[in-house]
RNA sequence: GCUGGUGUAGCUCAACGGUAGAGCAGCGCAUUCGUAAUGCGCAGGUUAGCGGUUCGAAUCCGCUCACCAGCU
Repeated sequence: GCUGGUGUAGCUCAACGGUAGAGCAGCGCAUUCGUAAUGCGCAGGUUAGCGGUUCGAAUCCGCUCACCAGCU
């Protein structure tokens, strides 16, 4: 330099173009003599960034950035 892949909650990951979710972690309540475990609930998101297409984009297209792999 070229090609491909990945980028979503604190972490690990989902999500036909049509309300962004789960598990763990966090907080509250219940349970217990108390703790752990368990149950119920709550909170937490510029979907890496900038544009484009579309009535509507995490999703499709272009460019940029970061990381990973391959080629040279």